[in-house]
RNA sequence: AUAAUGAAUCGGCAAACUACUCGAAAGGGUAGGGCGCAAAGCUAAAGGGGCUAAAUCUAUUUGCAAAAAUAGACAUGCCAGCCAGUUGCCCUU
Numbered sequence: 001a002u003a004a005u006g007a008a009u010c011g012g013c014a015a016a017c018u019a020c021u022c023g024a025a026a027g028g029g030u031a032g033g034g035c036g037c038a039a040a041g042c043u044a045a046a047g048g049g050g051c052u053a054a055a056u057c058u059a060u061u062u063g064c065a066a067a068a069a070u071a072g073a074c075a076u077g078c079c080a081g082c083c084a085g086u087u088g089c090c091c092u093u
Stems, first nucleotide, its partner, number of pairs: 003093002006090001012037002017032006035081001041086003047083002049079003056073007
């Protein structure tokens, strides 16, 4: 230097939940918390998968109309702690 591996943890990250907050929602941020994690670091703009549906479109109903309600479709919104891609620390061989 490369490859493989993970027994250990001074230290690192932080699920659910709680408070506040941003958001239509999914979800995010901060603080507490600690289920777990050896990549639970980074990448969601061109791999798969998942969540949501504001706007839009379609249908139906109401309505003189404008429009409203309900249902369905849809990402341009999200998830890296689903797989994936990529970079890297330590121990051992």
Molecule: c-di-GMP-I riboswitch aptamer
Organism: Anoxybacteroides tepidamans